The RNA shown here (Bacterial RNase P class A) has 432 nucleotides and comes from an Allostellaceae bacterium.
The RNAcentral record of the sequence draws on ENA.
It matches the Rfam family "Bacterial RNase P class A". Its Rfam clan is "RNaseP clan". By type it is a ribozyme.
[in-house]
RNA sequence: CCAGACGGUCGGAUGGCCGCUCUUCAUCGCAAGGUGAGGGGAGGAAAGUCCGGGCUCCACGGAGGCACGGUGCCGGGUAACGCCCGGCGGGGGCGACCCUAGGGAAAGUGCCACAGAAAACAUACCGCCGAGCCCUUGCCUCCCGUUCGUGGGACGGCACGGGCGGCAAGGGUGAAAUGGUGCGGCAAGAGCGCACCGCGCUGCCGGCAACGGCAGUGGCAGGGCAAACCCCACCGGGAGCAAGACCAAGUAGGAGCGGCAGGCACGGCCUCAACACCGUGCCGGGCGGGCCUUCGCGCCGCCGCUCGGGUCGGUCGCGCGAGGCGUUCGGCGACGAACGUCCCAGAUGAAUGGCCAUCGCCGCUCAGUGGUUCGCCGCAAUGGCGGUCCACCGGGGCGGCACAGAACCCGGCUUACAGACCGUCUGGCAUC
Numbered sequence: 001c002c003a004g005a006c007g008g009u010c011g012g013a014u015g016g017c018c019g020c021u022c023u024u025c026a027u028c029g030c031a032a033g034g035u036g037a038g039g040g041g042a043g044g045a046a047a048g049u050c051c052g053g054g055c056u057c058c059a060c061g062g063a064g065g066c067a068c069g070g071u072g073c074c075g076g077g078u079a080a081c082g083c084c085c086g087g088c089g090g091g092g093g094c095g096a097c098c099c100u101a102g103g104g105a106a107a108g109u110g111c112c113a114c115a116g117a118a119a120a121c122a123u124a125c126c127g128c129c130g131a132g133c134c135c136u137u138g139c140c141u142c143c144c145g146u147u148c149g150u151g152g153g154a155c156g157g158c159a160c161g162g163g164c165g166g167c168a169a170g171g172g173u174g175a176a177a178u179g180g181u182g183c184g185g186c187a188a189g190a191g192c193g194c195a196c197c198g199c200g201c202u203g204c205c206g207g208c209a210a211c212g213g214c215a216g217u218g219g220c221a222g223g224g225c226a227a228a229c230c231c232c233a234c235c236g237g238g239a240g241c242a243a244g245a246c247c248a249a250g251u252a253g254g255a256g257c258g259g260c261a262g263g264c265a266c267g268g269c270c271u272c273a274a275c276a277c278c279g280u281g282c283c284g285g286g287c288g289g290g291c292c293u294u295c296g297c298g299c300c301g302c303c304g305c306u307c308g309g310g311u312c313g314g315u316c317g318c319g320c321g322a323g324g325c326g327u328u329c330g331g332c333g334a335c336g337a338a339c340g341u342c343c344c345a346g347a348u349g350a351a352u353g354g355c356c357a358u359c360g361c362c363g364c365u366c367a368g369u370g371g372u373u374c375g376c377c378g379c380a381a382u383g384g385c386g387g388u389c390c391a392c393c394g395g396g397g398c399g400g401c402a403c404a405g406a407a408c409c410c411g412g413c414u415u416a417c418a419g420a421c422c423g424u425c426u427g428g429c430a431u432c
């Protein structure tokens, strides 16, 4: 210098003017609120709402079981976790390093497309073999016959071929085919035998453990899938701040109390007489069973006051917390402890914004300066004019500034993100 790996930090800055929200003090006001001065005011993800908790209400005697859901190598961290840290096993990379849902497949059930003979219980498409049995043909040997051309036969031998059969090495199929490589062996083969590797079992050693190492032993045992059902171990009440609590208009409806209601007759008061008013007595409306009558039963009005539920609205919950920062100590680390220090958003149609200036960064563009090279003018020059290319990390103008906006809070995970910076490490090249 080039290419890469891992971890971390920041994510526009400053000033002015005008606003928004919360709050402290002063002041005005009965209050609501106003005014003035001061202070706080989005994020690393505030997002997705996936996991774990706090908090609140509901349910619930304890324990166990069933169902359902989740988690799944080991150890540690934590309030807890499916998170994090450190290891182990497996896989990838030359390497720094990265990926990994990683209990159980002889408890049972299920699935394994296409291809292939065959996908789990057995089997053989091409192929290999001809040791054993059978058949055809040919040759040899032997026997019999012969008209000497040859014909027949064998319990015989050899060879080609076929059948019964043996094999699973090779080919072929597939994501996956009954351990792998080599030597021996065999008719051909095959853990059939042997050596090494792999695998299972046993023992010893190291490690808290997952696991690793070594030795012995077994010819090797029924492939894969459990993010298929399932089995095993462990964990788990339900709902969520629209939780929940309080204050409390208007209207409607509920409960209680009080008052009022029509007609007729008689009497009283008043009066020429009447109405109205007062007292007493009698009568009394509507609706409801399929209809009618009678009897019985039930329901139904208006006004005022009080009470309780409850809507709009308001207040709380709601900002001191598993809190931030710094130092020291313990730990490889996640993290923990001690000490010091700080108080750090609380809106509710929902504040945290807008404009201007300067700077920073990025893109486009314009000219300038310097160099390069080509052409022309020129006797020549350290010239002049025009064009090409490069540089400035310089100047002017224009545009832009990632993802994204708290809503009860906290710990994680996941996802989005222009750009800038820092640290550690790996591989390569060059030079000293």
Stems, first nucleotide, its partner, number of pairs: 001428010012359007020041009043403001047414002050412005055240004068236005073087005088102001089100004103231002108229002110225003125171002127167003132164004137159004141154005179197006198220001199218008244316004254307007262283007285300004323342008360401007368392004373387005
Model confidence (mean pLDDT): 75 of 100.